[in-house]
Molecule: c-di-GMP-I riboswitch aptamer
Organism: Syntrophotalea carbinolica
RNA sequence: CUCCGAUAAGAGCACAGCCAGAUUCUUCUGGUGUCGCAAAGUCACGGGUUCGCUUUUAAAGAGCGGAUGGCCGGUCUGCCGAA
Repeated sequence: CUCCGAUAAGAGCACAGCCAGAUUCUUCUGGUGUCGCAAAGUCACGGGUUCGCUUUUAAAGAGCGGAUGGCCGGUCUGCCGAA
């Protein structure tokens, strides 16, 4: 340094719920909270899921615009050092 991830050490993040605000909707932001996380740090690149609009007699499907990073994969970066 790489791989790897321990009943190690010092840190970190913050599910659900609740409160306030924003939002047509989905959801997001802050506070509280602490289910969990070895990247639960970063990025919508690919897939999945989901919302809105359009198309369609209707549906399916398709297109466009969002959301989701704690759905999965992947990119980049990072603490520690047992086996």